[in-house]
RNA sequence: GUCAGAGUAGCUCAGUUGGUAAGAGCGAAGGAUUCAUAACCCUUAGGUCGAGAGUUCGACUCUCUCCUCUGACA
Numbered sequence: 001g002u003c004a005g006a007g008u009a010g011c012u013c014a015g016u017u018g019g020u021a022a023g024a025g026c027g028a029a030g031g032a033u034u035c036a037u038a039a040c041c042c043u044u045a046g047g048u049c050g051a052g053a054g055u056u057c058g059a060c061u062c063u064c065u066c067c068u069c070u071g072a073c074a
Base pairs, nucleotide, nucleotide: 001073002072003071004070005069006068007067010026011025012024013023019057028044029043030042031041050066051065052064053063054062
């Protein structure tokens, strides 16, 4: 340099023929239980869906540019 993949909660990830409130597990906080702790159970918080622009009535999802990471080739 070319090509491909990935970027969503603190971490690991799901979420696609574009459609009404963006989710799970672990983790965090609170509660319940217990003599107490752990485990189990309940609740809550936490996200400008990598950045910008475009298309659309409507974009995590489609298009373009850029950034970061990974792999292959040269």
Background:
This is a predicted structure of a 74-nucleotide RNA (transfer RNA) from Candidatus Magasanikbacteria bacterium RIFOXYC2_FULL_42_28. Taxonomically the source falls in Candidatus Magasanikiibacteriota (Bacteria, Bacteria candidate phyla). Its mean pLDDT, the model's own confidence on a scale to 100, is 82. Its Rfam family is "tRNA". Rfam classes the family as a transfer RNA. It was read from a public genome assembly.